[in-house]
Molecule: Bacterial RNase P class A
Organism: uncultured bacterium
């Protein structure tokens, strides 16, 4: 120097003026009026895919449906997530992708082909009998090395044979012996066998699983009538446990307002230690949105980054996807640009 793998970082930054919103702290004429200090939207907040904290049903279990997950170890609150190894397959590689079970049963593989899983024999072949018009036909048996179809035809390549078999090496399962490793699994030594494919097709193994969601839910304000009811109880069935004139059903009025949940955390930055890594422990600091028809904004200036032009003094445009709503691990999509690192591969040079 071209290419090409993987992993992270940021998402403009300072000013001024002006407005908005929450905390605390001060004054008040007690009227969201006045002042100080501090903070105010994202890497996806998005999708509701997944796991949970939290609240309730509820005093709460067990077990059947149902649902999810799928090599070994390890991480984590946990997860279908993350490191990492193993086998398999791509790819020169770096690096991507898969991932229990087909001898429990069931199924399904079009067309073509004789025939698609214990089926197997069409055209040819060999062996034996009979017949004959000596071209060839018929019974019995017999293999699958000849051809032919297909994706795929009962391991595969390769030399040799001409008969139906022989050697080699490979590759799969399977029994015994023994090595390595926590373990999927590697490798050996010896004997036997040659037994598709699909399970994101019903299914079978194994291990997880209650149920609704902050519009959850507490509490305080206003209303609060009549009828029926013997059963109810947060998917669905048993059992077991609790409540009961409630729950529940139907028909009529009223209100729909205030306050908590509400942001201090499985937090966040440094820094020592353990580990390959994911990630863990210890020490120190640090408080960074909490809005409620719904704040986080406008205008100017300066520099910064990208595009264009340019006498190289500079001019002139531009800003992706996209906006918090209880929180937080994750994963998927959408996306302007910018640096970083490490690591294939290939040319050239030294």
């Nucleotide at each position: 120097g071209a290419g090409a793998g993987u992993u992270g970082u940021c998402a403009g930054g300072g000013g001024a003026u002006c407005g908005c919103u929450c905390g605390c702290c001060c004054c008040u004429u007690c009227g969201c009026g006045g002042g100080g200090c501090g903070g105010g939207a994202g890497g996806a907040a998005a999708g509701u895919c997944c796991g949970g904290a939290c609240u309730c049903c509820a005093u709460a279990g067990g077990g059947c449906a149902g649902g999810g997950u799928g090599g070994c170890c390890g991480c984590u609150a946990a997860c279908g997530g993350c490191g990492g190894c193993c086998u398999c397959g791509a790819g020169c590689g770096a690096u991507c992708g898969a991932g229990g079970g087909a001898a429990a049963g069931u199924g399904c593989c079009a067309c073509a082909g004789a025939a698609a899983g214990g089926a197997a024999a069409c055209g040819g072949c060999c062996c034996g009998c009979g017949g004959c018009u000596c071209g060839c036909c018929g019974c019995g048996g017999g293999a699958g090395u000849c051809g032919g179809u297909g994706a795929a035809a009962c391991g595969g390549u390769g030399u040799c044979g001409c008969u139906g078999g022989a050697c080699a090496c490979c590759c799969g399962c399977g029994g015994c012996g023994a090595c390595g490793g926590u373990g999927a699994c590697g490798a050996c030594g010896c004997c036997g066998c040659g037994c598709g494919g699909c399970a994101a097709a019903c299914c079978c193994c194994a291990c997880c699983u209650g149920g609704a969601g902050c519009a959850a839910g507490a509490c305080c304000a206003a209303c609060u009538g009549a009828g029926g009811g013997a059963g109810c109880g947060u998917a669905g069935c048993c059992c077991g446990c609790g409540c009961u004139g409630a729950a529940c059903c139907u028909c009529g009025g009223g209100u729909a307002g205030a306050u908590c949940g509400c942001u201090a955390g499985a937090g966040g930055c440094g820094g020592c230690g353990g580990g390959c890594a994911a990630c863990c422990g210890c020490c120190g600091u640090c408080c960074c949105a909490g809005a409620u028809g719904a704040a986080u904004g406008a205008u100017c200036c300066c520099c910064a980054c990208c595009g264009g032009c340019c006498u190289c003094g500079g001019c002139c445009g531009g800003g992706a996807c996209a906006g918090a709503a209880u929180c937080c691990g994750g994963c998927u999509u959408a996306u302007c640009g910018a640096c970083a690192a490490c690591u294939c591969u290939c040319c050239g040079g030294a």